Description:
This is a predicted structure of a 398-nucleotide RNA (Bacterial RNase P class A) from a Sulfurifustaceae bacterium. The organism belongs to Sulfurifustaceae, within Bacteria. A source record names the gene rnpB.

RNA sequence: GGAGUCGGCCAGACAGUCGCUCCGCGCCGCAGCUCCGCGCGCACCGCGCCCACAGGCGUCGUGCACGCAGGGUCAGGCGCGGGGAGGAAAGUCCGGGCUCCACAGGGCAGGGUGCCAGGUAAUGCCUGGGGGAUGCGAGUCCACGGAAAGUGCCACAGAAAAUACACCGCCGAAGUUCGCGGUUCGCGAGCUGGUAAGGGUGAAAUGGUGCGGUAAGAGCGCACCGCGCGGGUGGCAACACUCGCGGCAGGGUAAACCCCACCCGGAGCAAGGCCGAAUAGGGGAACGAUGGCGUAGCCCGCGCCGUUCCCGGGUUGGCCGCUUGAAGCGCUCGGCGACGGGCGCUCAAGAUGAAUGACUGUCCUCGACAGAACCCGGCUUAUCGGCCGACUCCAAAU
Numbered sequence: 001g002g003a004g005u006c007g008g009c010c011a012g013a014c015a016g017u018c019g020c021u022c023c024g025c026g027c028c029g030c031a032g033c034u035c036c037g038c039g040c041g042c043a044c045c046g047c048g049c050c051c052a053c054a055g056g057c058g059u060c061g062u063g064c065a066c067g068c069a070g071g072g073u074c075a076g077g078c079g080c081g082g083g084g085a086g087g088a089a090a091g092u093c094c095g096g097g098c099u100c101c102a103c104a105g106g107g108c109a110g111g112g113u114g115c116c117a118g119g120u121a122a123u124g125c126c127u128g129g130g131g132g133a134u135g136c137g138a139g140u141c142c143a144c145g146g147a148a149a150g151u152g153c154c155a156c157a158g159a160a161a162a163u164a165c166a167c168c169g170c171c172g173a174a175g176u177u178c179g180c181g182g183u184u185c186g187c188g189a190g191c192u193g194g195u196a197a198g199g200g201u202g203a204a205a206u207g208g209u210g211c212g213g214u215a216a217g218a219g220c221g222c223a224c225c226g227c228g229c230g231g232g233u234g235g236c237a238a239c240a241c242u243c244g245c246g247g248c249a250g251g252g253u254a255a256a257c258c259c260c261a262c263c264c265g266g267a268g269c270a271a272g273g274c275c276g277a278a279u280a281g282g283g284g285a286a287c288g289a290u291g292g293c294g295u296a297g298c299c300c301g302c303g304c305c306g307u308u309c310c311c312g313g314g315u316u317g318g319c320c321g322c323u324u325g326a327a328g329c330g331c332u333c334g335g336c337g338a339c340g341g342g343c344g345c346u347c348a349a350g351a352u353g354a355a356u357g358a359c360u361g362u363c364c365u366c367g368a369c370a371g372a373a374c375c376c377g378g379c380u381u382a383u384c385g386g387c388c389g390a391c392u393c394c395a396a397a398u
Base pairs, nucleotide, nucleotide: 001394002393003392004391005390006389007388008387009386010385012363013362014361015360016359017358018357020084021083022082023081024080025079026078027077028076032073033072034071035070037068038067039066041064042063043062044061046059047058048057049056050055086369090380091379093378094377095376096375097374098268099267100266101265105300106299107298108297110264111263112262113261114260115129116128117127118126119125130144131142132141133140134139145259146258150257151256152253153252154251167199168198169195170194171193174192175191176190177189178188179187180186181185207225208224209223210222211221212220226248227246228245229244230243231242232241233240234239272320273319274318275317282311283310284309285308286307287306291305292304293303294302327346328345329344330343331342332341333340334339364367
């Protein structure tokens, strides 16, 4: 200098004007509510006076109602100050929190996951390790249990695709026929046959290579590799290495059914709760305790019982949930790491016809994908361009 791999970060900048939303402070503040003071009225209790009684008058206290004045709260308005989309807010694919339903109990069915260890609230995520594949390499990818339990499937081609098979080829040992030589036999041709070494088909053809062996062949025999079983060593384990035995089970496919192991109750913030308003009078259906309903299905169990559903009518406003949380940042300690412990600091959208914007000016490398809706951890997908760090390969020079 060129080519590449992995990880992290940013997501036009600055200024001005206007607007939207939330929070804090200050001022103003209708109605309502509430507190205190005063006035008046009524009722009651006690005390005093008048009175023959009934009762009346005065006064203290309590309660209620009204009026006046003030304070608080508050819809709202104004001013000042502050906050205001993302790395994916997305897909809603996983895992949790939270809420309600019997705190969800048992069985079946169903779904998911699938090498080992660890991390975590949890996971199908992450980290580390093992195995396999791939790349010269940094690295990347893998649902990676079981096909010597059962069932199914394997297009086309091919003889044969699973109780293997003989198309071409090879052989002529064994049996048999014919011919010739000829006679206790030999040669040749054919048939029955033997053969999976070679060719050919296919994604895949019944372990591979080599030597021996044989009529030709063949785990038929042997060596090495592979495979299975058993043992030893190392490792928490997956697994690796090694020793012995067995000629060798026997194609592939389990994101096909299935088997094994483990996990899973359901519905979701339109959850759910509170206030206000409305709930008039109706129509239809089911079942009527061997029933109906009770947050997916079936059975059991449990709970409630005039219950459920539909049509039609009425109401359809506000508040909480709502953003402080497995939170972020910094330092430090433990750990290879994911991560965890401790200390300190910070508060960073919360809308509900639904805000987070518009315009102007200057500059540049001319700006991608795209916008919260209960919250969080992941995965996946989309993304103009730029910056930083670590590493690999090639070339040259020192």